[in-house]
Context: one part of a larger RNA
Molecule: small-subunit ribosomal RNA, 3' major domain
Organism: uncultured Chloroflexus sp.
């Protein structure tokens, strides 16, 4: 000068308390441990690993494994030897990849050749094969926490220190007063995007007249006004007007650094290693296993409810190898059928919870829907291993969950459905849209984490 302390003083954050939902009990999903396996590929392991890389493993994907095959190679450049091709068809073995065998036969040419394939051979290719403790590059994390430097003075023998400590205020090293300090630089703010209100222009697909709406341009808020507290300073508490007030609300932005954090499997990259194999193609099968344990989920466990039948309102998004109307046919899934639309136009697309009525009357029940069996429908070359989905049938555990432990302060939590994105096909997942819409916060002693001064050390 860090750093630590079960050492002090301030502060400050869903960090505790106040409340609300819920995980920890139960099925199912998913993911990871362990275990099994030929193989169940690889990483990622407190926070920050475990719905993570994976924005979707039937085959490919795939990197694993058996087992068939290649060997200048699926891929690149070059030199070189032989043929003429290619591209295509055809037969034979076979699971295919691959091997054998025919057929076909191209342009330029100054006939020496060249394009371009093929093949012989060489350099090489190629490795998802080590090493994130040899890296680059991105990426988490403390943390959107306010902090972290530098020029000159000036102080110390030096290592440094001052500025950045104090008083005050703020979300903030915000800001103000003070001071051997005076400037300044990246951090904060603020410029940006969205969203709230109004004005203006300018609209077809939207409205028919405004008005809403679309997408442009511009106002608005700045503590500007009053009071009052305060060093009459920054500021602060109240209140006027105002859609809106003291950062309006959201995002987008991540200083210097920590944690040999992660990641050689996203790219890239040194070194080491393999080169008839640690490379490359194919077919199967794994990744989907299952006495377990763990970690996010979804479903209830019921009457503020569960089934029926009637009605009511959304955003945001997406569609030409693609959305697919009407209309028909099936108890559904789906199927016929193709209008329309390269999209404010047609089409996905009737939102759902809600309100109106009736059943059901506290039961493992009309709760609950796991498992299982029959039938079926879709996607695909193909759903045995292993895809959804729809019928009927079956009808499990659950009657609110121990220690313990999460999330959240307002249009937030809870509940509710819609949509994309990956994607043939698969979503309880993830990313974003709405509708309905609460409680509670006295406080800051306690736990956690962090900032700033101080203080102690035998640590650095």
């Nucleotide at each position: 000068u860090g750093a630590c302390g079960g050492g002090g003083a301030c502060c400050c954050g869903c960090a505790c308390a106040a409340g609300c939902a819920g995980c920890g009990g139960a099925g199912c999903g998913u993911g990871u441990g362990g275990u099994u396996u030929a193989a169940u590929u690889c990483g990622a392991u407190g926070c920050a690993a475990a719905g993570c890389g994976a924005a979707g493993a039937a085959c490919c994907u795939u990197a694993c494994c058996a087992g068939g095959g290649c060997u200048u190679g699926a891929c690149c450049u070059g030199c070189u030897u032989c043929u003429g091709c290619u591209a295509c068809c055809c037969c034979g073995c076979g699971a295919a990849a691959g091997c054998g065998g025919g057929g076909g036969u191209u342009c330029c040419u100054u006939c020496g050749g060249g394009a371009c394939a093929g093949u012989u051979g060489c350099a090489c290719a190629g490795a998802u094969g080590a090493u994130g403790c040899a890296u680059g590059g991105c990426u988490g994390u403390c943390g959107u926490c306010a902090g972290c430097u530098c020029g000159u003075g000036c102080c110390g023998u030096g290592a440094g220190g001052u500025g950045u400590u104090g008083g005050g205020u703020u979300a903030a090293g915000u800001c103000c007063c003070g001071c051997a300090a005076c400037g300044a630089g990246c951090g904060c703010a603020a410029c940006c995007c969205c969203u709230g209100u109004c004005g203006u222009u300018a609209g077809u697909u939207g409205u028919u007249u405004u008005c809403u709406c679309u997408a442009g341009c511009g106002a608005u808020a700045c503590u500007g006004c009053c009071u009052g507290u305060a060093a009459c300073a920054a500021a602060c508490a109240g209140g006027a007007g105002g859609a809106a007030g003291g950062c309006g609300g959201g995002g987008a932005u991540g200083a210097g650094g920590u944690c040999a954090a992660g990641u050689c499997a996203g790219c890239a990259u040194g070194u080491c290693u393999c080169u008839u194999a640690c490379g490359c193609c194919c077919u199967g099968g794994g990744c989907u296993a299952c006495a377990c344990a763990c970690a996010c989920g979804c479903u209830a466990c019921a009457a503020u409810g569960g089934c029926c039948a009637g009605u009511a309102c959304a955003g945001a998004g997406g569609g030409u190898c693609g959305c697919g109307a009407a209309a028909g046919g099936g108890u559904g899934a789906c199927c016929u059928g193709g209008a329309g639309c390269u999209a404010a136009u047609c089409c996905c697309c009737c939102a759902a919870a809600g309100c109106u009525g009736g059943c059901c009357c506290c039961a493992g029940u009309u709760g609950g829907g796991a498992u299982u069996g029959c039938a079926g429908g879709c996607u695909g070359c193909a759903a045995c291993c292993c895809g959804c989905c729809u019928g009927c049938a079956u009808g499990a555990a659950c009657g609110u969950g121990g220690a313990g432990u999460u999330g959240c302060u307002a249009g937030u939590a809870a509940c509710c459905g819609c949509a994309g994105g990956u994607c043939a096909g698969c979503a309880c997942a993830c990313u974003g849209c709405g509708g309905u819409g609460a409680a509670u916060a006295c406080g800051u002693u306690c736990u956690c984490g962090g900032g700033u001064c101080u203080u102690g050390u035998a640590c650095a």